């Protein structure tokens, strides 16, 4: 010098899963058509928008309105999914120095 080792030691952390915060999107939204109720009611399907965006598009309090027709509004809370960024914590144990041994 080179090669081997389920070899010691430093130092350093790729790469995968979990969780937690915070951006961005969407406003958990509005539009359409079909069907149903009727003050003890105000529900159901479908279907298209809407995101450089996969998925969902609901739920509960409360409060108004409609005097029996055909049509509902308002407010507060409370998720999921798609991408970025940090933070915690777990698997992992390449590659790299540098000795040991043969």
């Nucleotide at each position: 010098u080179a090669a081997u080792a389920g070899c010691a030691g430093c130092a350093u952390g790729a790469g995968u899963g979990u969780u937690c915060u915070c951006g961005u999107a969407u406003a958990a939204u509005a539009u359409u058509g079909g069907a149903a109720a009727u003050a003890u009611g105000g529900u159901c399907c479908a279907a298209a928008a809407g995101u450089u965006u996969c998925u969902a598009c609901c739920a509960a309090a409360c409060u108004a309105c409609c005097g029996u027709a055909a049509a509902u509004g308002g407010u507060u809370u409370g998720a999921c999914u798609a991408c970025g960024a940090g933070g915690a914590g777990a698997c992992a144990g390449a590659g790299g120095c540098c000795g040991u041994a043969u």
Background
Purine riboswitch aptamer from Rossellomorea marisflavi, 102 nucleotides, folded computationally. Rfam family: Purine riboswitch aptamer. Rfam links the family to the GO term purine nucleobase biosynthetic process. The prediction has a mean pLDDT of 77. Taxonomically the source falls in Rossellomorea (Bacteria, Bacillota, Bacilli, Bacillaceae). RNAcentral holds the sequence, with entries from Rfam and Ribocentre.